[in-house]
Context: one part of a larger RNA
Parts: sequence; structure tokens; C1' cells
RNA sequence: GGAUAAACGCUGGCGGCGUGCUUAACACAUGCAAGUCGAACGAAGUUUUUCUUUCGGGAGGAACUUAGUGGCGGACGGGUGAGUAACGCGUGGGUAACCUGCCCUGCACAGGGGGACAACAGCUGGAAACGGCUGCUAAUACCGCAUAAGCCCUUAGCACUGCAUGGUGCAUAGGGAAAAGGAAAUCCGGUACAGGAUGGACCCGCGUCUGAUUAGCCAGUUGGCAGGGUAACGGCCUACCAAAGCGACGAUCAGUAGCCGAUCUGAGAGGAUGUACGGCCACAUUGGGACUGAGACACGGCCCAGACUCCUACGGGAGGCAGCAGUGGGGAAUAUUGCACAAUGGAGGAAACUCUGAUGCAGCGACGCCGCGUGAGUGAAGAAGUAUUUCGGUAUGUAAAGCUCCAUCAGCAGGGAAGAAAAUGACGGUACCUGACUAAGAAGCACCGGCUAAAUACGUGCCAGCAGCCGCGGUAAUACGUAUGGUGCAAGCGUUAUCC
Repeated sequence: GGAUAAACGCUGGCGGCGUGCUUAACACAUGCAAGUCGAACGAAGUUUUUCUUUCGGGAGGAACUUAGUGGCGGACGGGUGAGUAACGCGUGGGUAACCUGCCCUGCACAGGGGGACAACAGCUGGAAACGGCUGCUAAUACCGCAUAAGCCCUUAGCACUGCAUGGUGCAUAGGGAAAAGGAAAUCCGGUACAGGAUGGACCCGCGUCUGAUUAGCCAGUUGGCAGGGUAACGGCCUACCAAAGCGACGAUCAGUAGCCGAUCUGAGAGGAUGUACGGCCACAUUGGGACUGAGACACGGCCCAGACUCCUACGGGAGGCAGCAGUGGGGAAUAUUGCACAAUGGAGGAAACUCUGAUGCAGCGACGCCGCGUGAGUGAAGAAGUAUUUCGGUAUGUAAAGCUCCAUCAGCAGGGAAGAAAAUGACGGUACCUGACUAAGAAGCACCGGCUAAAUACGUGCCAGCAGCCGCGGUAAUACGUAUGGUGCAAGCGUUAUCC
């Protein structure tokens, strides 16, 4: 000098764009943050309507609402950085060792049956949370059977081919596994197989902080064989066999830390950092576990254990803001319990639409960057005041006043968008435009001994104080305090902290 997720002191007019718990991954009141589908299904209710009637009712249609069964989605989106020195991340490869819902393409299909369980009704337990028993019922829920182009398992061949295990194609025999319908359409779905796309999984080379005042470490440890398990390879797991494996090119241990694109600085090489935005990873009160599912070992799912909080009729139950706001606490320090789904995107739905604290916006903070303003011209009686003085003057100083203008911003009034593609605009009567109006409403902070731009007077008297370094102050202090003047930056200016 530059920089900052900054804080503190004094001061503070406006706008745009950003940004805002770095500390306690501390505890959380309250509200919201993941639902949707009646065109899968039975049922119930409300309104309306048609037919029928023994006037009690019965049957049917339409619209709407929904608890339940069922489907898809709750594995995305959002948060945080505790853990992790690791194939976690970065980069480059490999999978002849793999999976992939929704989506796209191609191809082949959907025949015929069965039994339940919610809802509901009745009875019943419990303070509650929540149940239990009996009976009835539907489906795109569940289960057999049929069929099998292709698929899977087993059997035994041929051809081509690869760096190895092997791979691809063709053909033989035996066995096995599918499907669901819906509103009545030109539609939406269902099943199998093949390919694609997307997303993921695993493996490998290289790179990735400090300490030797950490030198030896390791028993599923290293390898083999057999089996299990997995989407898949593998000590991933188990039994048996062998005794290996790593390490001064730093193993092990300890400390610290999410990694990267990037950011800051620097001429560069480097050094430092990893906030916001983007990619990856990990976590969701602490620890463990699996279930469902295409996908989780699952933030707003389940089970167990621990700590904590709450309810209780003491028998037992409920909870998890590192989602958005907000509260307490900690701290030098960090915001609103706001508006809207109008846009973009996501979930569901045939759609209408519903949901969406993602997102779009608004609010607060000079926290940062950028832009603008606080007036312009003229004006010497060099006014008054103030400071100083050698008492003549000098400085403030064209500065003010006065005169002539202008109207950026703010304020007032009128008009008023784009963002939306037919309708639909939270922002918002916002941006912007026009008119009238008055110099009015808008300047501070630090410094002035040298480094370093800028000096005099008074007060003080090694006191009070200053100070980044040198140093200043003990009676004329350009260094302390005040005043006047000056210098620098300016809605900021200084100080502190940290990095280069």
C1' cells in the first nucleotide's frame, strides 16, 4: 500500500447492487417449511334432480367435500461443517465386476380365476397416547393358474475375438418367472425384453497440513482355498491352511482441518484464505440398527439404548429449528415471529388446480462496492466577529452579506410501466415521466516535531498527559490540553484485529 463475513469511537443526506451468528453441532415457546390424486377403490356427508311408492320409504343421476384402502412423491429442494488427513476431495483413467423409478426409442403382450384387510357396524380396554374382539366390503391392494417373441438357471456345441479372469454371435435339450385397469378418447396407464439418456456404485495412478521431544505398527492382520453375502469385485463375512503385510521415500501415534472451482495479495514465482455463489463429501439431540423402496440405513419415517425437556389418573406416554422467522444463552459482533406463489423451478394430477419459509420480493444494519448531492455565477466597503500583532498591520477572505440564476437528491401534486404467451403482478401506485415550489432539508473525521502534506497563541510545568518508531513534557512545548489557522480524506473518517 492492498484486502476483510469484521468490531469499536465520533459523525451521518439519497439511491443501486451485494452482504449479514466467524462464538455454544448450546437449549428451544409459537407459527409455517411435503404433499397430491375422486379420471385406481369402496364408503360417508351436503346441495340439487329424475323415477317409483303401500307415502314410512326405495332406486338412480349431477355437483362438491372428505377419514380410510391404493398410487406417486416424502432419498429432491433447504440447513450446517461436528466428524473426516481419507480414494474424502482434485485430476486422469478403468468396470470383460455393476445398478438405474420417472423420461425417450424399438419390439412382444395383457387370457382366466381366488381369498382377504381397512373404512363401516356392534361390543370393549385405557387418564391419555393408542388399542382389542366379532361381523361386512371394493380396487390399478394381495395370491395361484395359463401364455413366453425375448429373459433367467442348468446341459452340452460351433464361429469370431481380447492384456488375463474372459467377451460376442448362432444353435440344442430340460426347468422357471408377467400383466390392471380407468374417464369413454385421437387419451392416460399395466407387463416382459432390448437400446438410449440421466443419476449413482466400486477400483486404480498422481496430488492433498504439522510434529521423530511419536520408531516400530498390525491377528481378519497379509495371502490362499471353499462357502456365504452384495447390484457388483473384494477378509466384506465365516471355516480351514500358510506366515505374511506396512515402515526412515516417515508406518504407527498425536495435533489441526471438510475438499475444490475460486478469493486476497504479489511484476511473477509464491504466500494466505475456503464467507457469499457453484461442484463433491459428511452430519441431522448422542450412539446403534434395520424396514420400505429404483434409490435411504432416511433432518421435519420406524425400532432400541443414553442425556435432556414436557404431560400423567403413576399404570404409562410425548418431543428433537445444523429448514424460515423468532426466544433465551454465549459473544466485540450479525437482521423481520413480513408479502406472494405474479415469475423461475419442484411434487402430485388427464386437466382445472393444490402444495412449495425452494424461490421471487419487501423490512432492518454506511457491513462492503459503486453513483449522486449538500449549490452555481458575480461580489472589496477587503464589513462585522474571531485569532494574532513589532499596534502600523496580518490572517480567516470572494469567504459571508448583497445581486443574478439553476433544481440533481429529498419533499408535494398528476400520470404510470416492462417483467405475462389468452387470463393471472407479491414487488407496487414501485421504477420512470411531467408540473409547481423554495437555497431551502443534507459535513464530518483524523492529523499539523521527523518519517509525513500541514503552525501560531495561551494554559500546564518530568505534573497532567502524548506515543506506530525515534522520542516529547523539569516556566517562552510548532510533540500535552484548548483556540485560531492549516493539511488530508470525505458520508464517511480514525482505531483495533487478521492476511499478503
Small-subunit ribosomal RNA, 5' domain from a metagenome, 500 nucleotides, folded computationally.
Model confidence (mean pLDDT): 85 of 100.
Its Rfam family is "Bacterial small subunit ribosomal RNA".
The full RNA is in RNAcentral, with records from SILVA.